The RNA shown here (Guanidine-I riboswitch aptamer) has 122 nucleotides and comes from Hydrogenophaga sp. The sequence is in RNAcentral, with records from Ribocentre. The prediction has a mean pLDDT of 79. Its Rfam family is "Guanidine-I riboswitch aptamer". The family has 100 seed sequences and 1,509 matches in Rfam 15.1.

[in-house]
């Protein structure tokens, strides 16, 4: 320098942004009550710690849905070695090491996700 292997998945979690629920803030409809336009009814205007529903903004909004690790956890299933009175999808063992940008990409967006066991270091 080159080749080959260091395996796939499922559930969780670090984390992660906001499509949707929800929360929060403004509004804007209708109800409903209260004042008020001399008294009534009508009808207008002003209110509102009320109710009901819509709308727009906020993830520097704890949360649900969601996305989520090669260097994170657990299993399952493979490999690989052993043993077995059963030969059986059997039983036990094992499955190492791993410092790490910027840039860019995807769905709603981010992000230890994907370029990437990358580039670069040792």
């Nucleotide at each position: 320098c080159u080749u080959g292997a260091a395996g796939a998945c499922c559930g969780c979690u670090a984390g992660g942004g906001u499509u949707c629920c929800g929360g929060g803030c403004u509004c804007c409809g209708c109800g409903c009550a209260g004042u008020u336009g001399a008294c009534c009814a009508c009808c207008g205007a002003c209110u509102g710690a009320c109710g009901c529903g819509g709308a727009g903004c906020c993830g520097u909004c704890u949360g649900g849905u969601c996305c989520g690790a090669g260097a994170g956890c657990a299993g399952u299933c493979g490999g690989c070695c052993a043993c077995c009175a059963u030969c059986g999808c059997g039983u036990g063992g094992u499955u190492c090491c791993a410092c790490g940008g910027a840039g860019g990409g995807a769905c709603a967006a981010a992000a230890g996700c994907c370029c990437g066991g990358g580039a670069g270091a040792c």